Transfer RNA from Selaginella moellendorffii, 73 nucleotides, folded computationally. It matches the Rfam family "tRNA". Gene Ontology term of the family: triplet codon-amino acid adaptor activity. The prediction has a mean pLDDT of 82.

[in-house]
RNA sequence: GGUCCUAUAGUGUAGUGGUCAUCACGUUUGCUUUACACGCAAAAGGUCGCGAGUUCGAAACUCGCUGGGACCA
Numbered sequence: 001g002g003u004c005c006u007a008u009a010g011u012g013u014a015g016u017g018g019u020c021a022u023c024a025c026g027u028u029u030g031c032u033u034u035a036c037a038c039g040c041a042a043a044a045g046g047u048c049g050c051g052a053g054u055u056c057g058a059a060a061c062u063c064g065c066u067g068g069g070a071c072c073a
Base pairs, nucleotide, nucleotide: 001072002071003070004069005068006067007066010025011024012023018056027043028042029041030040031039049065050064051063052062053061
């Protein structure tokens, strides 16, 4: 330098172009316990990497940029 894959909550992860973006772990609060753990209930936490385009409508499609990874040279 070239080709391809990938980016979603603190971590991991689901999501055929259409209602409030899913689940698990973690965090916080409450119940339970003498207390802790386990268990149960609830809550907070996401500009879906950035910018533009297509579309009535984009996390999903297209293009560019950035980060990460694989292969080729």